[in-house]
RNA sequence: AGGUGAAAAAGGCAAACCCAUCGAAAGAUGGGGUCGCAAAGCCACAGGUCUAAGGCUCUUUUUGAGCUAUGACGGCUGGGUUGCCACC
Numbered sequence: 001a002g003g004u005g006a007a008a009a010a011g012g013c014a015a016a017c018c019c020a021u022c023g024a025a026a027g028a029u030g031g032g033g034u035c036g037c038a039a040a041g042c043c044a045c046a047g048g049u050c051u052a053a054g055g056c057u058c059u060u061u062u063u064g065a066g067c068u069a070u071g072a073c074g075g076c077u078g079g080g081u082u083g084c085c086a087c088c
Stems, first nucleotide, its partner, number of pairs: 002088004012037002017032006035075001041081003045078003048073003054068005
């Protein structure tokens, strides 16, 4: 340096849920909480999924319906990048 792995040791993160805040929402942040995770560290490039404020179309007096990402998800997959331990 590369590969394999979590058996051991040191550790790390934190699902669902609850509270507060932000947001149109998806969701995010902080605290609590521990489902799980060998990268469940970081990155929205590709695919996928979620939401639809705004825009467009239809209906309608109104209410409403549909399409759409510039929004979101890294704990959806691929990819990039950094890293602890053990063995080869």
Overview
The RNA shown here (c-di-GMP-I riboswitch aptamer) has 88 nucleotides and comes from a Chloroflexota bacterium. It was read from a public genome assembly, where an Rfam model found it. Of the family's consensus pairs, 95% are formed in the model. Model confidence (mean pLDDT): 84 of 100.